[in-house]
RNA sequence: UUCUUAUCAAGAGCAGUGGAGGGGCUGGCCCUGUGAAACUGCGGCAACCGGAUCUCAUCUUCGGAUGGGAUUGGCGAGGUGCCAAACCCAGUCAGGCGCAUUCCCGAGAGGGGAUGUGUCGGAAAGGAUGAGAG
Numbered sequence: 001u002u003c004u005u006a007u008c009a010a011g012a013g014c015a016g017u018g019g020a021g022g023g024g025c026u027g028g029c030c031c032u033g034u035g036a037a038a039c040u041g042c043g044g045c046a047a048c049c050g051g052a053u054c055u056c057a058u059c060u061u062c063g064g065a066u067g068g069g070a071u072u073g074g075c076g077a078g079g080u081g082c083c084a085a086a087c088c089c090a091g092u093c094a095g096g097c098g099c100a101u102u103c104c105c106g107a108g109a110g111g112g113g114a115u116g117u118g119u120c121g122g123a124a125a126g127g128a129u130g131a132g133a134g
Base pairs, nucleotide, nucleotide: 001134002133003132004131005130006129007128008127013042014041015040016039017038021031022030023029025091026090027089028088043083044082045081047080048079049078050075051072052071053070054069055068056067057066058065059064087126092123093122095120096119097118098117099116100115101114102113103112104111105110
C1' cells in the first nucleotide's frame, strides 16, 4: 500500500515541551492563546485479537491436537487500538410523512404529477480500528 471480513449511539485525561491550528474531504456546526497539531511522561478505557475456565464436535500414537460455542478484566507490568461532541451532523440512492410553488384531470368534492424544502428511519459510498491474506 491492496484485497477480504467484523465493528463503529458504550467507555476512558492530567502534566511537560510546543506555539496555531484541529475535528479525513466539501458544506454546516463545534473545539482551540483559560493554549490547536505533534512529541514525551504518567494515568485511564476495554472494541478486536490473545489468555483462562467450562462445554460440544472431529481426529487421536490416549499424551493430546484442531475447530465451534458460552463465561470471564479478581487476565490490562499480553498485542493492536482508543481517551470532546453518534464516525459531531449532512453529502449519493430509493422510500414514508408534512409544507411551499406549479401543471394536468374533474361541474364540484376531490384526484394525479413535477420541482423545491423539512423530517423520519433504511441502504450505499467514504473513513477509522481490529483480524486474516497478498
Predicted 3D model of a 134-nucleotide RNA (SAM riboswitch aptamer (S box leader)) from a Verrucomicrobia subdivision 6 bacterium.